[in-house]
Molecule: Bacterial RNase P class A
Organism: Pseudomonadota bacterium
RNA sequence: GGAGUCGGCCAGACAGCCGCCGCGCCCUGCGCGGAGGAAAGUCCGGGCUCCACAGGACAGGGUGCCAGGUAACGCCUGGGAGGCGCAAGCCUACGGAAAGUGCCACAGAAAAUAUACCGCCUAAGCGACGUCGGCGUGUCCGGUGUUGCCGGUAAGGGUGAAAUGGUGCGGUAAGAGCGCACCGCGCGGAUGGUAACACCCGUGGCAGGGAAAACCCCACCCGGAGCAAGACCAAAUAGGGGAACUAUGGUGUGGUCCGCACCGUUCCCGGGUAGGUUGCUUGAGGCACGUGGUGACGCGUGUCCUAGAGGAAUGGCUGUCCACGACAGAACCCGGCUUAUCGGCCGGCUCCACUU
Numbered sequence: 001g002g003a004g005u006c007g008g009c010c011a012g013a014c015a016g017c018c019g020c021c022g023c024g025c026c027c028u029g030c031g032c033g034g035a036g037g038a039a040a041g042u043c044c045g046g047g048c049u050c051c052a053c054a055g056g057a058c059a060g061g062g063u064g065c066c067a068g069g070u071a072a073c074g075c076c077u078g079g080g081a082g083g084c085g086c087a088a089g090c091c092u093a094c095g096g097a098a099a100g101u102g103c104c105a106c107a108g109a110a111a112a113u114a115u116a117c118c119g120c121c122u123a124a125g126c127g128a129c130g131u132c133g134g135c136g137u138g139u140c141c142g143g144u145g146u147u148g149c150c151g152g153u154a155a156g157g158g159u160g161a162a163a164u165g166g167u168g169c170g171g172u173a174a175g176a177g178c179g180c181a182c183c184g185c186g187c188g189g190a191u192g193g194u195a196a197c198a199c200c201c202g203u204g205g206c207a208g209g210g211a212a213a214a215c216c217c218c219a220c221c222c223g224g225a226g227c228a229a230g231a232c233c234a235a236a237u238a239g240g241g242g243a244a245c246u247a248u249g250g251u252g253u254g255g256u257c258c259g260c261a262c263c264g265u266u267c268c269c270g271g272g273u274a275g276g277u278u279g280c281u282u283g284a285g286g287c288a289c290g291u292g293g294u295g296a297c298g299c300g301u302g303u304c305c306u307a308g309a310g311g312a313a314u315g316g317c318u319g320u321c322c323a324c325g326a327c328a329g330a331a332c333c334c335g336g337c338u339u340a341u342c343g344g345c346c347g348g349c350u351c352c353a354c355u356u
Stems, first nucleotide, its partner, number of pairs: 001352010012321007020034006036327001040338002043336005048226004055258004060222005065079005080094001081092004095217002100215002103210002112164001117157002119153003125149010135138001165183006184206001185204005191198002230278004240269006249263004285304008
């Protein structure tokens, strides 16, 4: 100097004039404050409110390596295994295929109760032809070459994403875990580690692979509805009409069953009223320092209050500056994840080149 990777911060600024919302006050004016890093998606988890405190089981749903953090989680941190990268780093829908069912197109002989297309062999058995030798001269005996049948084979080749463990040596008629060595796999054990696992030893020739983001099995977890929840005040009415179930019944905040409680419940038509207050922002809160921890985070001390609209508040104009402003606006609140995104600043680490 270049390339990369990980983390943190900012989110136009200043001034003037007019305007909007909340709170306060010495009150018709003044002071203070006033959208985000994602406010978005409504995907998870909760706080809070109500059902309602009678529960249990099944179905259903969620998560899926281990250990921690947290109010909790499908989140975060650390570790393990697998994979990518020269590396710093990054990714993982990461329990189980010997419980069972189903699937693997096409190609290929064959994708499971396994098998033979090309090829290799011809041991053993039965022949044919040629040839050599023997003698006892025969449709005889023996050897050998070619070939046919029967037979052996899965090492070589082909097909495929994947072919029945892999490599090497021996052995064989040719081959094959057929035997051996190493690796892989199953089982058992020692050591280290909280554990996932790592590594070592022994043993067995060994149940062919993939896939559960197929059904399934296993482990753990799960009431429901939601601020349009709910509470209070006010107003109004037609105590109207009809239908169903009605104690062997009905209702009780997802479904089914059992249980428990109560005695009514539900639907259709028609009529009337609907204004206001609250919930509504002090929190699993922010910041600083110290302390424990590898870390997420915890503890202690101090300090601060940082939006509460209600058809929806921060807008308009002027001037200057530069990073020339992208994605984009709270609606009960919080912890996460995911998605969108212009530009600027700071730091750690890795690799390459050059110089000293």